[in-house]
């Protein structure tokens, strides 16, 4: 220099052919349970879907550029 993958909650990830209010597990907070802790049960908080633009009635999803990261080729 060239090509490709990935970016969604604090962490690991799902999200179908673009269409109802964006989800799971773990973690966190509160309550119950216990002499206390752990376990268990119930409830709750937490997201500019990497950034910017475009297409569309409608974008986490499609297109373009940029950034970060990983791999391959030279």
């Nucleotide at each position: 220099g060239g090509a490709g993958g990935c970016a969604u909650a604090g962490c690991u990830c799902a999200g179908u052919c673009g269409g109802u209010u964006a989800g799971a597990g773990c973690a966190c907070u509160u309550g119950c349970u216990u002499c206390a802790c752990a376990u268990g049960c119930a409830a709750g908080g937490g997201g500019u879907c990497a950034u910017a633009g475009g297409u569309u009635c409608g974008a986490g999803u499609c297109c373009u550029a940029u950034u970060g990261u990983c791999u391959c080729c030279a």
This is a predicted structure of a 74-nucleotide RNA (transfer RNA) from a Clostridia bacterium. It was read from a public genome assembly. Rfam family: tRNA. The organism belongs to Clostridia, within Bacteria. The prediction has a mean pLDDT of 81.